[in-house]
Molecule: SAM riboswitch aptamer (S box leader)
Organism: Hymenobacter aerophilus DSM 13606
């Protein structure tokens, strides 16, 4: 680095250093940031994937915190596909002589999935 599996709307910040961008990449939006962000170090904390212990036939459960991980905003949101709705907004098409009416659509919002990414664990 690659494969596979699982998870990703919960949770958890102070001090010091540095000094300009940061939030994965691209695009759009939005947010954080010289009242010092991001990053690094120390300390503290969160969580419980692996691990250890207990009980269990087993699945699952409880406790601990050794190995990782994490500590702005859902992985900040959207992008591709599907679904219902659409009287929130917009515009038309078809049927209908016209009107009335019926059916269909786009955006936004909602739900589900995918892609990408991150982390863990296994394996290579």
């Nucleotide at each position: 680095g690659a494969u596979u599996u699982a998870u990703a709307c919960a949770g958890a910040a102070g001090u010091g250093g540095c000094g300009a961008g940061a939030g994965c990449a691209c695009a759009g939006g939005c947010u954080c940031c010289c009242u010092g962000a991001c990053c690094c170090a120390c300390u503290g904390g969160c969580a419980a994937c692996c691990u250890u212990c207990g009980a269990c036939c087993g699945c699952g459960c409880g406790a601990a915190a050794g190995g990782u991980g994490c500590c702005a905003a859902u992985g900040c949101c959207u992008g591709c596909c599907c679904g219902a709705c659409c009287a929130g907004c917009c515009a038309g098409u078809a049927c209908g002589a016209c009107c009335a009416g019926u059916a269909c659509g786009g955006c936004g919002g909602c739900g589900g999935g995918g892609a990408c990414u991150a982390u863990a664990a296994c394996c290579u």